This is a predicted structure of a 477-nucleotide part of an RNA (small-subunit ribosomal RNA, 3' major domain) from a metagenome. Rfam family: Bacterial small subunit ribosomal RNA. Rfam links the family to the GO terms ribosome and structural constituent of ribosome.

Context: one part of a larger RNA
C1' cells in the first nucleotide's frame, strides 16, 4: 500500500421487510448430470443447464458401422500427354462410383503453332470442427451502469509511499458547494444520440372524413375537402426558470403555482482502470505440436430423439373470478414474388379446388383474445383436467419405420393448490389475454417483439445477500 475480520461509523440496491404471483408436488415439453450404447459428436458448471443451436427425418453432422478415393471435395503454381466444355441413355451397385453407347467439336491462323478451359499423369504443395483458450488476436461474460481508476507539477517522507481523491454539507453520481499543501488535468458520471409523452409549421396519397352533394342492404363507396386523425421531416417546450420555507448568504432539499410533462419526465443505446491464467483454437484469425492411401475426403444406413434415476427452465392444469354453447365490440407491431394469397365452391375438420389483387399506408396474411350480453352445468375426479393409446385422415418433402406437425372419432391417466426450501416484480410495473416475426420445405410450450385489460404494497434499515466511502486490528501478500 492492499486484502481480510462472526471490528466500528456513514450510505445504497426488489438486499430484507410490506405485498402480488410463481417454482419445489402432477402430466407433458426442453436442457443437463448419470447410465446405456457400435455411436448416443463437441463445448459450457457462482458468470453452465428452452445455453452455442434464429429451428438434428436425408442434408445439417463434427459421432458410429460399412463401402470407396489418395495431388484428393475446394485452392495456387510448374512439367508431360490428350480432348472443347457439356448433354442424353443403357448396364452393375445401397449409393459414392465403375463401365458402355450416342450426341457435341471453343477462340485464333491460309496451315502449323499459339490461347482459354477441361480430363489424365508427375512435382511443390493442399486438407484437418485433430491437441493446446495455461502460447495468442479478436469477441464475450462477471463484479457493475457500481462510482470509481489515474496522471503532470509542487509539497511531505531515508524509503516503500503519502498528499491531491481526506474533512463539513449535498447528490443517482469523485454530482456540486465550502474548507484545506496543494494547483490543475485525463478515463469514467452527466450531457450530446434513438424512442415515447404535448403543441406548432410544412406536405395530403395509397392514409383521413367535419361541412356540401350523389349513392348503397351496408361501407370514404364517389364528387369534393385539407378541418380532425394519421403519416414523416423541421421546430417549440423543462432550465430548480419562478414563489414560499429550510440551509452557511453556498451547493442543495421540502412544498406550491403554471404546465402535456417537474426536478435524471418514462424507456433504450452507451460498460472507466481492472478482477476471475473466467469463456471461446467448433464463427473467424493465428504460434507450436500431431496427422498425410488418413485425424483428409465422397457415399449409404444408423446415431445426436436411448432410459431404473437426479437436477434446472418452461407449458397445461387441479376449476364456478370457472367449463361449454350462441350472439356481439375494440388493437398495435410486423411479414409477403422460389412469396402473401381474397371472393366463391367442396370437406365435420386439418385441408383441397380456385385464382382476383399485391414488390404493398393501396392487396393479402387477418376472425385479435381476454372483455360484454344471453343460456347451460351446481361442486362431482365432474360438461374440471387433458396425458396415454387405438383407428381413420391432411400437409410438407426423393423419403415421415427408427424420428415431423396437424385434423376427426374413440379412449379418458396423474392431478383437489403442492414439505424443507426457493424465484420474479415498485406502475402502465406484476398478473392476465391474444397478435406478429426471425430461423424455416416442414416442424416452438423456446427466443425476439407488439398491443389489450390492469392491481397490491413499501412502517422502516435491526437482520440475510451484494456493493461504495472513512476508520481500526492483523503473525496474511
Nucleotide at each position: 500500500u492492499g486484502a481480510c475480520g462472526g471490528g466500528g461509523g456513514c450510505c445504497c440496491g426488489c438486499a430484507c421487510a410490506a405485498g402480488c404471483g410463481g417454482u419445489g408436488g402432477a402430466g407433458c415439453a426442453u436442457g443437463u448430470g448419470g447410465u446405456u450404447c457400435a455411436a448416443u459428436u463437441c463445448g459450457a458448471c457462482c458468470c453452465a443447464c428452452g445455453c452455442g443451436a434464429a429451428g438434428a427425418a436425408c442434408c445439417u453432422u463434427a459421432c458410429c458401422u460399412g463401402g470407396g478415393c489418395u495431388u484428393g471435395a475446394a485452392c495456387u503454381g510448374g512439367g508431360g500427354a490428350g480432348g472443347a466444355a457439356g448433354c442424353g441413355a443403357g448396364c452393375a451397385g445401397a449409393g459414392a462410383u465403375g463401365u458402355u453407347c450416342g450426341u457435341g467439336u471453343c477462340c485464333u491462323u491460309a496451315a502449323c503453332c499459339g490461347g482459354a478451359u477441361c480430363u489424365u499423369u508427375c512435382c511443390a504443395g493442399a486438407g484437418g470442427u485433430g491437441c493446446u483458450g495455461c502460447a495468442u488476436g479478436g469477441c464475450u461474460g462477471u463484479c457493475g451502469u457500481c462510482a470509481g481508476c489515474u496522471c503532470g507539477u509542487g509539497u511531505c517522507g531515508u524509503g516503500a509511499g503519502a498528499u491531491g481523491u481526506u474533512g463539513g454539507g449535498u447528490u443517482a453520481a469523485g454530482u456540486c458547494c465550502c474548507g484545506c499543501a496543494a494547483c490543475g488535468a485525463g478515463c469514467g458520471c452527466a450531457a450530446c444520440c434513438c424512442u415515447u409523452g404535448u403543441c406548432c409549421u410544412u406536405a395530403g396519397u395509397u392514409g383521413c372524413u367535419a361541412a356540401c352533394a350523389g349513392g348503397u342492404u351496408a361501407a370514404g363507396c364517389u364528387g369534393a375537402g385539407a378541418a380532425c386523425c394519421c403519416u414523416a421531416a423541421g421546430g417549440a417546450a423543462a432550465c430548480u426558470g419562478u414563489c414560499g420555507g429550510c440551509g452557511a448568504u453556498a451547493a442543495g432539499c421540502c412544498g406550491g403555482a403554471g404546465g402535456a410533462a417537474g426536478g435524471u419526465g418514462g424507456g433504450g443505446a452507451u460498460g472507466a482502470c481492472g478482477u476471475c491464467a473466467a469463456g471461446u483454437c467448433c464463427u473467424c484469425a493465428u504460434g507450436g505440436c500431431c496427422u498425410u492411401u488418413a485425424u483428409g475426403u465422397c457415399c449409404a444406413g444408423g446415431g445426436c430423439u436411448a432410459c431404473a434415476c437426479a437436477c434446472g427452465u418452461g407449458c397445461u392444469a387441479c376449476a364456478a373470478u370457472g367449463g361449454c354453447c350462441g350472439g356481439u365490440a375494440c388493437a398495435a407491431a410486423g411479414a409477403g414474388u422460389u412469396g402473401c394469397a381474397a371472393a366463391c365452391c367442396c370437406g365435420c375438420g386439418a385441408g383441397g379446388g380456385g385464382g382476383a389483387g399485391c414488390c404493398a399506408a393501396u392487396c393479402u396474411c387477418a376472425u385479435a383474445a381476454a372483455a360484454c350480453c344471453g343460456g347451460u352445468c351446481u361442486c362431482a375426479g365432474u360438461u374440471c383436467g387433458g396425458a396415454u393409446u387405438g383407428c381413420a385422415g391432411u400437409c410438407u418433402g426423393c423419403a415421415a419405420c427408427u424420428c415431423g406437425a396437424c385434423u376427426g372419432c374413440a379412449u379418458g391417466a396423474a392431478g383437489c393448490u403442492g414439505g424443507a426450501a426457493u424465484c420474479g416484480c415498485u406502475a402502465g410495473u406484476a398478473a392476465u389475454c391474444g397478435c406478429g416475426g426471425a430461423u424455416c420445405a416442414g416442424c416452438a410450450u423456446g427466443c425476439c417483439g407488439c398491443g389489450g385489460u390492469g392491481a397490491a404494497u413499501a412502517c422502516g434499515u435491526u437482520c440475510c445477500c451484494g456493493g461504495g466511502c472513512c476508520u481500526u486490528g492483523u503473525a496474511c501478500a
About this RNA
The RNAcentral record of the full RNA draws on SILVA.